[in-house]
Context: one part of a larger RNA
Molecule: small-subunit ribosomal RNA, 3' major domain
Organism: metagenome
Order: sequence, then structure tokens, then C1' cells
RNA sequence: UGACGGGGGCCCGCACAAGCGGUGGAGCAUGUGGUUUAAUUCGACGCUACGCGAAGAACCUUACCUGGGCUUGACAUGUAAGUGGUAAGAACCCGAAAGGGGGAUGACUUGGGGGUAACUCCUUGAGCUUACACAGGUGCUGCAUGGCUGUCGUCAGCUCGUGCCGUGAGGUGUUGGGUUAAGUCCCGCAACGAGCGCAACCCCUAUUCUCUGUUGCCCCGCAAGGGGCUCUCUGAGGAAACUGCCGGCGAUGAGCCGGAGGAAGGUGGGGAUGACGUCAAGUCAUCAUGGCCCUUACGUCCAGGGCGACACACGUGCUACAAUGGCAGCUACAGAGGGUAGCAAGACCGCGAGGUGGAGCCAAUCCCUAAAAGCUGUCUCAGUUGGGAUCGGAGUCUGCAACUCGACUCCGUGAACGCGGAAUCGCUAGUAAUCGUGGAUCAGCCAUGCCACGGUGAAUACGUUCCCGGGCCUUGUACA
Repeated sequence: UGACGGGGGCCCGCACAAGCGGUGGAGCAUGUGGUUUAAUUCGACGCUACGCGAAGAACCUUACCUGGGCUUGACAUGUAAGUGGUAAGAACCCGAAAGGGGGAUGACUUGGGGGUAACUCCUUGAGCUUACACAGGUGCUGCAUGGCUGUCGUCAGCUCGUGCCGUGAGGUGUUGGGUUAAGUCCCGCAACGAGCGCAACCCCUAUUCUCUGUUGCCCCGCAAGGGGCUCUCUGAGGAAACUGCCGGCGAUGAGCCGGAGGAAGGUGGGGAUGACGUCAAGUCAUCAUGGCCCUUACGUCCAGGGCGACACACGUGCUACAAUGGCAGCUACAGAGGGUAGCAAGACCGCGAGGUGGAGCCAAUCCCUAAAAGCUGUCUCAGUUGGGAUCGGAGUCUGCAACUCGACUCCGUGAACGCGGAAUCGCUAGUAAUCGUGGAUCAGCCAUGCCACGGUGAAUACGUUCCCGGGCCUUGUACA
């Protein structure tokens, strides 16, 4: 100087408390450990691994296993030699394919010569063959590295120049009195200034004005169509919030409390933004890269299998255990997205998944698109009209192909489960809870995941003693 203390003081944070809903019990989904296996590819391991890399494992992916092939190689560059029936390549043969034979047919190119032309000769390139340099490696080392990332933490800190103090390490500044979300600001002070952080500048959202006016909106009309741009809206530019005004408190300060006006009030709400550093944190499997290793194999191609196994254990979720509910019927109101190898309407067929067919749409135009929670009726407390696992049968769709191993539909079957021990998680407002909608990836999908969107819409916070994490000052130390 730090770090640490079941030392002290001050102060924060859904940290506790006050509340609401969960997890831990059940079934299933998914990840992991373990076990098994020819293989169950690899990585990630307290917080900060475990619905994580993976925003799509039937083949492919794929890195794993078994078996079958290739060896200048699936891919790149160069050198040397050879090469016109050359390169390419049909039938056919072996084969699971890859690959290996086979060889009908049969090119392209630069320059020059001959020929009226068809064409022909020489030469060059490409291609091919051989040889050599080399390729290739998701092989090892993240404790050799770059880059990127997590975390403390959006915590308020981390430093520098000069000066001053100290033999020196170092200190001061940055401590102190107030104040703030903040090393934010004010005052004081051997310090005076400055930098990286904080804040602001950026984006979305809440109000309004101007402009814009179709595909949007308003009016007339059954429609076609016509008229208009007040409103909604679209998307560009402005205005608006600054403790600006008033009162009180405060040191006449910074600021705090209350009020007015206002769509909004004291950072209005949300996002992006992550200081010096810590964890030899993570990643050599995104990529790049030093070193090491393999080179008829640790490279590469293919078929099948595996990554999907299952006595168990854990994490994260979904669905429930019901009446604030289940089922049937009726009915209103969103936002945000996506669509041409695509989204697909009306119509018809099918109980249905879906099929036939194809209007319209490169989309403020057409389509996906039905929003769901709501209302009415019924069920009457039961393992039930709760719950839907599991299994049997019949189908639909995608796709060369659904056995291992897809999703969905219909009929039947109808398991556990009656609110969950110790323990433990999230959340302070348009939040939690609850309800549906869309998208990426994607042929399809194991999505209950992830990311986004809106609808309905709470309770509680006395307080900081305690638990956890953090900031500043101070104290002790046999630690560095």
C1' cells in the first nucleotide's frame, strides 16, 4: 500500500423485511452427471456450466463408430516431363454407395503457314497423366497468443502532470462538513489543474404544431365509382421540462420538501452505451495464429449406425391437480412481424389433419389473420365432463427415404396427480400474474426453447436489527 476480521461508523441494491406468484412432490419436454455402448463426437462446471455453443442432429449437418474405397489427394499455387482420338464421356460389368473397370461418341484455345473452300500442318494455352515442392487435419496446447465474450457492475470509481510531505515504499490531491442516482455539486483544505469513467450529446416512447395525402383516413353510393385531407394514421422537421416560477428548510451555497401551471416534474419511462482492473475466467471446434504431432493417414470419399441408449441423480421448463373451473354455443376490440422456389382468399371434398383448385399480392393495397382472455347455457365436488401420460388401430403432410428417429389428425385407452419436506427463485407498475399473436433457424420438425408484440391487470415496502453483494472513512493483523 492492499487484502481480510463472527472490528467500528456512514450509505446503497428485490439484499432482508412487507406482499404476489412459483420451483422442490406428479406426468412429460429439454440440458447435464452417471452408467451403458462398436460409437453414444467435442466444448461449457459455484455465483459467472447444466432449454449453454445448437436461431432446427431422419440422410446431409457430423466432428463419433463399423465397414468399403482414394493417395499430389475433396480444395490452392508452382516447377519439370509427357500428351489429339487428348479433355469430356453413353451402353455395359463388379458394388450398398463411393469407387474401380469399360470405352461408342468426341471437343475448346494463342500465333503462324498451305488451300477458293471444306480442311490440313506446325506452335501455344486449358485440360489430363507422371514426378516433385506441397495440400489437408473440428489432431494437442486458451497455462505460448490475437480477436471476441462472461463476471464483479451501469458499481462510482481508476489515474496523471506540476507542486508539497516522507531516507524510502509511498502519501497529498481523491481526506473533512453538507448533498446527490453518481469522485453529482457546494464549502473548506498544500495543494492547483487534467484525463478515463458519471451525466449530457444518440434511438424508442408519452403531448402538440407545420408539412405530407396513397395503398391510409372521412363523406356519398348496393357496387363500380366520385368528392375531400377536418380527424385517425404514415414519416420528415420543429416546440416542449430547465428546479424555469412560488412558499418553506438550508450556510445568503449545493440542494431538499411542498405547491402552481402542464401531456409529462425533478434522471418523465425504456434502450444503446460497461472506466483502471479481477478471475493464468471462457473460447486453438467461428476465425486468425506460435510451437508440437499425423502424412497410402489423426487427410479425404461413401453406406449404415450413433449423437435420440436408461437402474438412477440434478438443473431449466411445459401441463396439471379443477368451479375465479371444464365443455358447448355466441360475440367485440390489438400490436408487432412474415410472404415470389413464397403467402395463398372465395368455392368444392373430407369428422379432421388435409386435399382439389387457384382470385389476389414483390404487398399501408392481397394473403398468413382465427386474436385469447369475454358473454350465455350446462356440469355440481367426484380421481369427475378435472387431468391428459401411456398404449392399440386408422390416417394426413414434408421429404430419395419417417424402422432405429418427424410433426399433426381421428377413433379407442385413459396412468400419476387432491397444491407438494428440508430448502429455494422471480418481481416495486403498465411491473408481477394471466391471455393470446408473430418471427428467426427451417423441406419437415421433436419449440413446452429463444427473441419480439400487444390484451386484461394487482398486492406490498413499517423499516435497515439480521442474511447476501457492494461503495467511502477508520481500526487490528503472525496474510501478500